[in-house]
RNA sequence: GGUCUCUUAGCUCAGUUGGUUAGUAGCACCUGACUCAUAAUCAGGGGGUCGUAGGUUCAAGCCCUACAGAGACCA
Numbered sequence: 001g002g003u004c005u006c007u008u009a010g011c012u013c014a015g016u017u018g019g020u021u022a023g024u025a026g027c028a029c030c031u032g033a034c035u036c037a038u039a040a041u042c043a044g045g046g047g048g049u050c051g052u053a054g055g056u057u058c059a060a061g062c063c064c065u066a067c068a069g070a071g072a073c074c075a
Stems, first nucleotide, its partner, number of pairs: 001074007010027003013023001019058001029045005051067005
């Protein structure tokens, strides 16, 4: 330099023929119960403008374009 893939909560991900309102998701975090205390366990709770900016559409996390970041392969 070329081709392709990925970007959704602090982390890992689901959401896939575009159709109310993003998911009772796991871990982490906060509060309470339990305990002499911690851990574990149990109950409850908070947290997302879906990488950024445009476009298509009545409607976009989902389709298109550019840019940014990460990764794989080729040279």

Source information: This is a predicted structure of a 75-nucleotide RNA (transfer RNA) from a Paludibacteraceae bacterium. RNAcentral holds the sequence, with entries from ENA and MGnify. It matches the Rfam family "tRNA". By type it is a transfer RNA. The prediction has a mean pLDDT of 80. Lineage of the source: Bacteria > Pseudomonadati > Bacteroidota > Bacteroidia > Paludibacteraceae. The same sequence occurs in records of 2 taxa.